The RNA shown here (transfer RNA) has 76 nucleotides and comes from a Bacillota bacterium.
RNA sequence: GGGGCAUUAGUUCAGUUGGGAGAACGCUACACUCGCAUUGUAGAGGUCAUCGGUUCGAGUCCGAUAUGCUCCACCA
Numbered sequence: 001g002g003g004g005c006a007u008u009a010g011u012u013c014a015g016u017u018g019g020g021a022g023a024a025c026g027c028u029a030c031a032c033u034c035g036c037a038u039u040g041u042a043g044a045g046g047u048c049a050u051c052g053g054u055u056c057g058a059g060u061c062c063g064a065u066a067u068g069c070u071c072c073a074c075c076a
Stems, first nucleotide, its partner, number of pairs: 001072007010025004019056001027043005049065005
């Protein structure tokens, strides 16, 4: 320098036909308990990496950029 993959909640991830943003764990409150844990119920938590484009509509399609992983090439 070139190719590929990944980037979504605090963490690990799903979202595969372009139209509802979600799960588990964690966190908070309540119930239960003498108290804790477990369990149950409810809730909070999101610039879908960044910028731009296409579209009535983008996490999803297109381009650029950034970061990480990986393969190849080059130099010494």
The organism belongs to Bacillota, within Bacteria. Its Rfam family is "tRNA". Rfam classes the family as a transfer RNA.